This is a predicted structure of a 1524-nucleotide RNA (small-subunit ribosomal RNA) from a Gaiellaceae bacterium. The RNAcentral record of the sequence draws on ENA and SILVA. Taxonomically the source falls in Gaiellaceae (Bacteria, Bacillati, Thermoleophilia, Gaiellales). Rfam family: Bacterial small subunit ribosomal RNA. Its mean pLDDT, the model's own confidence on a scale to 100, is 84.
RNA sequence: UUCACGGAGAGUUUGAUCCUGGCUCAGGACGAACGCUGGCGGCGCGCCUAACACAUGCAAGUCGAGCGAGAACCAGGCCUUCGGGCCUGGGGACAGCGGCGAACGGGUGAGUAACACGUGAGUGAUCAACCCUCGGCACCGGGAUAGCCCGGGGAAACCCGGAUUAAUACCGGAUGGCCCAUCUGCUCUACGGGGCGGCUGGAAAAGGUAGCUUCGGCCUCCGGCCGAGGACGAGCUCGCGGCCGAUUAGCUUGUUGGUGGGGUAAUGGCUCACCAAGGCUCCGAUCGGUAGCUGGUCUGAGAGGACGAUCAGCCACACUGGGACUGAGACACGGCCCAGACUCCUACGGGAGGCAGCAGUAGGGAAUCUUGCGCAAUGGGGGAAACCCUGACGCAGCGACGCCGCGUGCGGGAUGAAGGCCUUCGGGUUGUAAACCGCUUUCAGCAGGGACGAAAUUGACGGUACCUGCAGAAGAAGGCCCGGCCAACUACGUGCCAGCAGCCGCGGUGAUACGUAGGGGUCUAGCGUUGUCCGGAAUCAUUGGGCGUAAAGAGCUCGUAGGCGGUUCGGCAAGUCGGAUGUGAAAUCUCCACGCUCAACGUGGAGGGGCCAUUCGAUACUGCCGUGACUCGAGUCCGGUAGGGGAGUGUGGAAUUCCCGGUGUAGCGGUGAAAUGCGCAGAGAUCGGGAGGAACACCAGUGGCGAAGGCGGCACUCUGGGCCGGAACUGACGCUGAGGAGCGAAAGCGUGGGGAGCGAACAGGAUUAGAUACCCUGGUAGUCCACGCCGUAAACGUUGGGCACUAGGUGUGGGACUCUAUCGACGGGUUCCGUGCCGUAGCUAACGCAUUAAGUGCCCCGCCUGGGGAGUACGGCCGCAAGGCUAAAACUCAAAGGAAUUGACGGGGGCCCGCACAAGCGGCGGAGCGUGUGGCUUAAUUCGAUGCAACGCGAAGAACCUUACCUGGGCUUGACAUGUACGGUAAAGCGGGUGAAAGCCCGUGUCCUUCGGGGCCGUACACAGGUGGUGCAUGGCUGUCGUCAGCUCGUGUCGUGAGAUGUUGGGUUAAGUCCCGCAACGAGCGCAACCCCUGUCCUAUGUUGCCAGCGGGUAAAGCCGGGGACUCGUAGGAGACCGCCGGUGCCAAACCGGAGGAAGGUGGGGACGAAGUCAAGUCAUCAUGCCCCUUACGUCCAGGGCUGCACACGCGCUACAAUGGCCGGUACAAAGGGCUGCGAACUCGUGAGGGUGAGCCAAUCCCAAAAAGCCGGUCUCAGUUCGGAUUGCAGUCUGCAACUCGACUGCAUGAAGUCGGAGUCGCUAGUAAUCGCAGAUCAGCAUUGCUGCGGUGAAUACGUUCCCGGGCCUUGUACACACCGCCCGUCACACCACGAAAGUUGGUAACGCCCGAAGCCGGUGGCCCAACCCUUUUGGGAGGGAGCCGUCGAAGGUGGGAUCAGCGAUUGGGGUGAAGUCGUAACAAGGUAGCCGUACCGGAAGGUGCGGCUGGAUCACCUCCUUU
Repeated sequence: UUCACGGAGAGUUUGAUCCUGGCUCAGGACGAACGCUGGCGGCGCGCCUAACACAUGCAAGUCGAGCGAGAACCAGGCCUUCGGGCCUGGGGACAGCGGCGAACGGGUGAGUAACACGUGAGUGAUCAACCCUCGGCACCGGGAUAGCCCGGGGAAACCCGGAUUAAUACCGGAUGGCCCAUCUGCUCUACGGGGCGGCUGGAAAAGGUAGCUUCGGCCUCCGGCCGAGGACGAGCUCGCGGCCGAUUAGCUUGUUGGUGGGGUAAUGGCUCACCAAGGCUCCGAUCGGUAGCUGGUCUGAGAGGACGAUCAGCCACACUGGGACUGAGACACGGCCCAGACUCCUACGGGAGGCAGCAGUAGGGAAUCUUGCGCAAUGGGGGAAACCCUGACGCAGCGACGCCGCGUGCGGGAUGAAGGCCUUCGGGUUGUAAACCGCUUUCAGCAGGGACGAAAUUGACGGUACCUGCAGAAGAAGGCCCGGCCAACUACGUGCCAGCAGCCGCGGUGAUACGUAGGGGUCUAGCGUUGUCCGGAAUCAUUGGGCGUAAAGAGCUCGUAGGCGGUUCGGCAAGUCGGAUGUGAAAUCUCCACGCUCAACGUGGAGGGGCCAUUCGAUACUGCCGUGACUCGAGUCCGGUAGGGGAGUGUGGAAUUCCCGGUGUAGCGGUGAAAUGCGCAGAGAUCGGGAGGAACACCAGUGGCGAAGGCGGCACUCUGGGCCGGAACUGACGCUGAGGAGCGAAAGCGUGGGGAGCGAACAGGAUUAGAUACCCUGGUAGUCCACGCCGUAAACGUUGGGCACUAGGUGUGGGACUCUAUCGACGGGUUCCGUGCCGUAGCUAACGCAUUAAGUGCCCCGCCUGGGGAGUACGGCCGCAAGGCUAAAACUCAAAGGAAUUGACGGGGGCCCGCACAAGCGGCGGAGCGUGUGGCUUAAUUCGAUGCAACGCGAAGAACCUUACCUGGGCUUGACAUGUACGGUAAAGCGGGUGAAAGCCCGUGUCCUUCGGGGCCGUACACAGGUGGUGCAUGGCUGUCGUCAGCUCGUGUCGUGAGAUGUUGGGUUAAGUCCCGCAACGAGCGCAACCCCUGUCCUAUGUUGCCAGCGGGUAAAGCCGGGGACUCGUAGGAGACCGCCGGUGCCAAACCGGAGGAAGGUGGGGACGAAGUCAAGUCAUCAUGCCCCUUACGUCCAGGGCUGCACACGCGCUACAAUGGCCGGUACAAAGGGCUGCGAACUCGUGAGGGUGAGCCAAUCCCAAAAAGCCGGUCUCAGUUCGGAUUGCAGUCUGCAACUCGACUGCAUGAAGUCGGAGUCGCUAGUAAUCGCAGAUCAGCAUUGCUGCGGUGAAUACGUUCCCGGGCCUUGUACACACCGCCCGUCACACCACGAAAGUUGGUAACGCCCGAAGCCGGUGGCCCAACCCUUUUGGGAGGGAGCCGUCGAAGGUGGGAUCAGCGAUUGGGGUGAAGUCGUAACAAGGUAGCCGUACCGGAAGGUGCGGCUGGAUCACCUCCUUU
């Protein structure tokens, strides 16, 4: 440089993140099936299930040139009763004898885990018909037999007897080399072999046919016999390779070997006798399960994984089991015998059968074809051949089952037609799509011609392929999908229904997720679904994973096998590496080329492929060899040294308890508080004496020792290990360690002791709703000792062992050396071992680890593979038991998890704030009344608001109206809006009738105009209308946290990331206010300020306000002239900023104090409300989507209701009185309102009010009196001269109208109530308290509500422990709809799978015994028998056979076991299920920290005891470390 090849991820755990981890998807494949659909062709493929059962036909015959006989028929002759018969010749069917074939071909996959298969070897241990080659031979004889015929039995199948006959059938003899056997000589060898010999014995045969013939024979071809070789094929043996289970660990008696006999073609326990006692196995025997094996196929980047249809090789099987016969070959698919099951026939005596050949049938099943044609080709059998046979095969048929190819048209065509769908109503889209115009004719159709396949004859396919012609766009498109993954969106319907779904998940009224439609996407004669396999999955990890906390290090040690192993030399060449040879069948695969029009498919060539075998070579590494060498690993030795290391024996003091005695008196004890308990029979307290058991204070220490568990007073005895120093010895002796063995806390068990304290269980007392607990009083096992078991723990550093390497710093324990001239103490340094902390690189998901690794490497072991079920069941082993070890599955879930992040929360912590508590003042809760709400009632009591944050709230005015509710009466384009069309000219008004009114009916009435029309009414149609629903579809507005101080962003930095930093820290503030520090630097929304009111002053101005001075004037009065001082109004300014001083503060910010000032540290008040939270409130203010009503859910009217009253609650008013009530007198506001209004003065009325009416559109007039206050009087503690409810009577005012249901007035009446339980509210100064005034709404109606205004005017705050709310930091968390969270167990109900279970049913494989078919073998063979021998036929012999006997032997029977499976009353736990019951165990310190092991107890979670762990919060202390 070129070529070739080559590995993609996504969804889902969370509020979010990273990791771990499972589940799921996208790809490819199929002998498929199912759903919808379906035009043509080519090439393939097509019972995967019942190796279930089979009707019918066919699938193995052939040879007359091996043999005899011979029907039909033909010819000739003879006879004839005219039916026909006989003879000769031809002919040759059927059957037979004989030969070859039938062991091939075809099917199937049951069995088989095996030399069955694959691969490579061996056979000196073998066979081989037909075929080929070579050599040799074929001579002489003999006796039978089937058939046919006759006779007989039987239903049949078939059988028996007699007579007769042939052969290439059978038999005897001869010959015989190289053939075989025994014996034997020589020789080579791999020793059952080969070569050359010898003796003896043994074994051969068959003829047929054509031609010729002098009939003697010759010759052709085929066949026969012996032997040798070849080829094809077969047998046997061996190495290696390929399934699962150890919950199968031991198996084996012909078993392992030997000798000998038998047997086989042949080796061999193959078989038998005897002898020996072996053989196999953790490198997995035996047993169980599953399975034909391979070439290959599918997938995969590969390594692998899965599979073993079609095609090909091998094997096995042929109804099931057994057996042999024949044969070259079988233990024989379409042969035989026996047994069994089944089916069929039967005359009941007996017989017949085997489709896993081709087709076909039934059945099973989701599912798999024609009872086709042909031997034309290829191949096979027989034959000399012709030929015959061949469901092998060649073809055709059926099936979209698969692969491949083709078509269903092509071009033009915009009014972008109609229709459909959507729409913001404009339009968009379907869509150049269609129509329409032009063109073409593949395929299918019709017609004509017409093959290759065959070398001569012969073509099922087939009148097929192919070619030509003809007509006409003509006959030919669907499936799935459209929430994400994943490409493609809208409408309607539905309303957690119906349904979808591969995972996540959709559906509860606006569903791109259901159904339909339109549109779109994708593939296409297919498209989807289901099932299965590989992939993705590095999710079993060799390539290529892990184990501190996610699943995972065994509790610890010793040690067997095994694995691994220091330095050096030499040798060998097993591993390893390279070359060569053989083999790795064909097909398949890859490449190249070629043939069917292409392709699929096919043909040819090449290539690739082994952990294979042989051979030649290399020697670095591993290995092996050398009784090689070495010393650094390891060990021994010597000298020191520390220690709660272990075992045993003894001993000491303190304390508890008990007993005795003394003193002494009423309590002790115990708790949050109590009680049970003990005590006047003398406790407790105290003193003395004694007994007994257990444990060893201080020292004591992240100190020591040990392998771990663990070990603590002192002394002695015995004993293990470590460390340091030395360097004498051994010479790799090492490391690890499956099995195995030992040790192993506590609890527990057994036997015997012991028993002080403590203390499961238990009892009692408390607590509590309960309290099987926590607390208390007792208390038994136990705790202790000896001996023996158990063998488990959070047996933890949750971190296996060993070796080596890789920065340091700082403590501490043990040793050695060294420096300080020397000794020595202290100190410093070096070094080895141990034990802590911090920290670099590196590692880690992070947390963290970091020379004591969780870093970097090597070696060995153990362990993990989603959660639950479950460390459970079953089985096995161990244990006295408790239980331990080993250890599943069904079923179920889409997660379960780790670390870290942000929040939220905590009966966690720290800091801080708030009328939060406290300190105070006044209330509420009690009474009566008002008002709102709940509830109840009702025809209706309209609706909404519901903890704080609903309840004097929407209501700032319910008698009608309002009004939305109820009853009744009416209207229907409507009470109201717009438009169109038509009609009318009015309509309104007025009058009348009816009526409660609305309304209906009747009469009267009759408009404007610029002549276009307008107005009004009626009719019709669009539509109006709805306080009907949804505030969980919304806008807007509002409440609340909260006037709290917070909430964020940009850039940078840190972190894989969520995120952090900034915003934390130290101060400070009312404040994230400011300052300092800081990997941050800035910024935004909030805070503050800017705005308004108020407090001081100044300036300007001066009416309606003001009146000091001047003047006038009045009874008085700014009443008048005037004034511009003051108040005040209006407008503008000044002033306050921690600015100044002092102090505190490291600096600063700031804080404290002071001065000045009207005001001092945001002066007071208001407006102003961050990001957000509560699906907070409102569809009934308004607006609005959708839904709903349409002679009513709209609208009008009358009356009623919203006011109902046993009750309950909230908010208020008035009180209960003397700080008061009443009476009289008298003073001082502010802020408002006023024209159908405020209304002076006067007048009438006791009064509400009436009459009259000045003034005022307001700094002018009016409402208007302010009230408390002050002065005087009275009342004198009483249900009162308090209090005013209630009720009666009489009135006033508003209004159409005060009955339901207004307010007010007068007189009378005078209720409850004497200061309010638990509890609870407001307020920190001009505040609370208290006093009145005004306003909005409004005809009227608030002395009580609301909004404002002013008058009088306090008390208290030590302080932040506690309650509530909030802010910041931190901590824990299993919470994140966030503690109103999460969550555990029993019980009840339903369903599901599983275990146990008296038993019961069945399968499988063995074993013992019994029986024992067929048959082989052995024996016998009195019965039978032609061949050979003897003999005269007869007869005898040899030999053979039937029969019988025996060994073996299938099925069967029987027995006890083993094992697997089904069912099983009942029972056990488990899982799942919507809102069931009981409790509250866990998560926060989860309210008793939790958890582990064990034991006991309890409805249940669980509780308690003992020992252990931190995976415990918090506070304090100690030690160590980091920084200064």